[in-house]
Context: one part of a larger RNA
């Protein structure tokens, strides 16, 4: 893992509330008493039940109309008890009657209280020392080979103590070792549920040595050459039982259906942040009984934000005056002093900065009134109980804006949207991006996006633009910049048939090699100056060259040639700039006057959107009935997507009770298969099967399984 059965809001007590029934100033109970009829006060105590106004529903009139009358319930205002205070004003809390008992349901409280789950605490509780630790009795075992301690004998030496050489001798936590025996260093070896097993390698191997049997220590204790080791695959306190269903704000699960509504991830407090409580939002009943509005416009406040400013507080550029009492520096003087000059420090004049500046000040907001508009008597707003979840958020420039932070799928915040809880259609796939809110069945029409092929629609129509496969990507998770360069294009501005521009011929002169300096300087190392002539034009020379000269070029001029040339802003499109890790890539094919980009146009496709046609559900209105409810007709453009939750109606099982009914001419219970109901489920047929079974009301429940690393058997 499958498959089968089991498997989780239950019972009692008290209480709040709804709803049904009795009975009612009582009600229940055998009483005892309870609860109710009177409160207010800490307390001594003191002690209520005159009115009067508006006015929904219903009723009933009338000249039908925004009518009137009366008006249970509702509402206001008195009155009236009490406490407080002063015998007051003003205030609290109460009175002008409705409860009580039972059942049902729902919640709450105390109980294990939906269900399962800790590590753990605790017992004068019990079981272990067959593993392992030590301790104690009796026992067993250690091949072989080295080394040679004390001692003993012999010989030497010595005054003595004593030494010294040989033999012998066999000590020793003494070597060596592939004996047994014990062991577990390295091999990140093989093997393998467990430190198992095996190989190779290695350490101890007469000792604090190894073994065996007996036997003692027991759980906050033991035992420990100490590692919190080990005390039976368990040890920073065994194991078994008990207390026990400890607790668990945390995980996990929580069984059938259909219909209506429908949230929150916010605020304030918290030994408070994974968790409650109060409000805020949500259901679901009652009451109310005429307004109500998130939306337009109009008008009246109410503000200190964006922006500006420098009038305040502080920061802050740069000049000009002025005091010159202060402070640095310098000068004169014998010294008082006196000059200069830089800062302070004041005054104008210039440039500026601020979340905790503000002489100023928007938009947009906020409040309150009035009109539109829409919603409300088919009952809005308001107000009472009653049941909840929620108080972990998320995302969003084809949403705005604020802080923080280089940024982030980041972090805080604010006002909308969405996703949670929202299907569908686009987006290539993709919670929140476009579109756009699905009751059920069909038929059209459009949204967004698209219309070559995959792929349903135009290989559409008209204009331009790209040559890079740019691009064919709304954005987002799509990667770029300075600075260069390519073609389009608006708009200028300059020259041009008195001939522009390019280009090719030709000229480009003399005074002079200006002058100075230099060895030289002759247009061209370098300083000064840069005029005059002659000319269509020609520079006292823009650049190259010489030692200098010379010599090329250029400006300028002129011919040749015949029409536009050159600069300058600015747009649009493209290229270079331009490196990342497993296969290049637009969602692929592919596509270059487009199937790319931009601008215009008409057709088409395409959602559950819209509109038609049928249903069905809800909810309200009328009517009518045997009336918790059921029939008919009507209304719904403004009902019918939903998690948390709330409400409402139902399907099934099991066990009674009662009434009807079916089965050997074949019951349950299996298997197929047909109808039937939105569904839960029903019912019918055929096989099968071989003795039970089913419907109607009613009453009750250990009443529904896919999920809990659920149990428990089966495979």
């Nucleotide at each position: 893992g499958c498959c089968a059965g089991g498997g989780a809001g239950u019972u009692g007590a008290c209480g709040g509330c709804a709803g049904u029934g009795g009975c009612g100033a009582g009600g229940c109970g055998a009483a005892a008493g309870c609860c109710g009829g009177a409160g207010c006060g800490a307390a001594a105590g003191c002690a209520a039940c005159a009115g009067c106004c508006c006015g929904c529903a219903g009723c009933c009139c009338c000249u039908u109309g925004u009518g009137g009358g009366u008006c249970a319930g509702g509402g206001g205002c008195g009155u009236c008890c009490u406490c407080c205070g002063a015998u007051a004003a003003g205030g609290g809390g109460g009175a002008u009657u409705a409860g009580u008992c039972a059942c049902u349901g729902u919640c709450g409280u105390c109980a294990g209280a939906c269900c399962c789950g800790a590590a753990g605490c605790c017992g004068c509780u019990g079981c272990g020392a067959u593993c392992u630790a030590g301790g104690c009795g009796c026992g067993g075992g250690c091949a072989c080979g080295g080394u040679g301690a004390a001692g003993u004998c012999g010989g030497c030496c010595u005054a003595c103590c004593g030494g010294c050489c040989g033999a012998u001798g066999g000590a020793a936590g003494c070597c060596g070792u592939c004996a047994a025996c014990c062991g577990g260093u390295g091999g990140u070896g093989g093997u393998c549920u467990a430190u198992u097993c095996c190989c190779c390698u290695c350490g101890g191997g007469u000792g604090a040595c190894c073994c065996g049997c007996g036997u003692c220590u027991a759980g906050g204790g033991g035992u420990g050459a100490a590692a919190g080791u080990c005390c039976a695959g368990u040890c920073g306190a065994g194991c078994g039982c008990g207390g026990c269903g400890a607790u668990a704000g945390c995980g996990g699960g929580u069984u059938c259906c259909c219909c209506c509504c429908g949230a929150a991830a916010u605020g304030u407090g918290u030994c408070u942040c994974a968790g409650c409580a109060c409000a805020g939002c949500c259901c679901u009943g009652c009451u109310g009984g005429a307004g109500g509005u998130g939306g337009a416009g109009c008008a009246c406040g109410c503000g200190g934000u964006a922006g500006a400013g420098c009038a305040c507080u502080g920061a802050u550029u740069g000049g000009a005056g002025g005091u010159c009492a202060c402070g640095g520096g310098g000068g004169a003087g014998a010294a008082a002093u006196c000059c200069c000059u830089c800062g302070c420090c004041c005054u104008c004049c210039u440039g500026u900065c601020a979340a905790a500046c503000u002489c100023c000040g928007a938009a947009u907001g906020c409040g309150u009134g009035c009109u539109c508009a829409c919603c409300g008597u088919a009952g809005a707003a308001g107000g009472c109980a009653g049941g909840a979840g929620u108080c972990g958020g998320g995302c969003u420039c084809a949403a705005g804006u604020c802080g923080g932070g280089u940024a982030a799928g980041c972090c805080g915040g604010c006002u909308g949207g969405c996703c949670a809880u929202u299907a569908u259609g686009g987006g290539a796939a993709c919670g929140a991006c476009c579109a756009g809110g699905a009751c059920u069945g069909a038929g059209g029409u459009u949204a967004a996006g698209g219309u070559c092929c995959c792929u349903a629609a135009a290989u559409c129509c008209c204009g331009g633009c790209u040559a890079a496969g740019u691009g064919u990507u709304a954005a987002u998770c799509c990667g770029a910049a300075a600075g260069g360069a390519g073609u389009c294009c608006c708009c200028u501005c300059u020259c041009u048939u008195a001939g522009a521009c390019a280009g090719c011929u030709g000229g480009a002169a003399g005074g002079u090699a200006g002058g100075c300096u230099u060895a030289g300087a002759a247009g061209c190392a370098g300083c000064c100056a840069u005029c005059c002539u002659u000319u269509a034009a020609a520079c006292a020379a823009c650049g190259c060259g010489u030692a200098a000269c010379a010599g090329c070029g250029g400006a300028c001029c002129a011919g040749c040639c015949g029409a536009g040339a050159g600069g300058g802003c600015a747009g649009a499109c493209u290229c270079c700039g331009a490196a990342a890790a497993u296969g290049c890539c637009c969602g692929g094919g592919g596509c270059u006057u487009a199937a790319g980009c931009c601008g215009g146009g008409u057709a088409c496709c395409g959602a559950g959107a819209c509109c038609u046609c049928a249903g069905g559900g809800c909810a309200c209105c009328u009517c009518u009935c045997u009336g918790u409810g059921a029939g008919a007709g009507g209304u719904g453009a403004u009902c019918c997507g939903g998690u948390a939750g709330g409400g409402g109606g139902g399907c099934g099982a099991c066990c009674g009770g009662u009434c009807c009914g079916g089965g050997c001419a074949g019951a349950a219970g299996c298997a197929c298969g047909g109808c039937c109901g939105u569904g839960a489920g029903g019912u019918c047929g055929u096989g099968u099967g071989g003795a039970c079974c089913g419907g109607g009301c009613u009453g009750g429940u250990a009443u529904g399984a896919a999920u809990a690393u659920c149990c428990u058997g089966g495979u």
This is a predicted structure of a 715-nucleotide part of an RNA (large-subunit ribosomal RNA, domain II) from a marine sediment metagenome. The RNAcentral record of the full RNA draws on MGnify. It matches the Rfam family "Bacterial large subunit ribosomal RNA". Its family is annotated with ribosome and structural constituent of ribosome in the Gene Ontology. The coordinates come from a structure-prediction model, not an experiment, and the mean pLDDT is 82.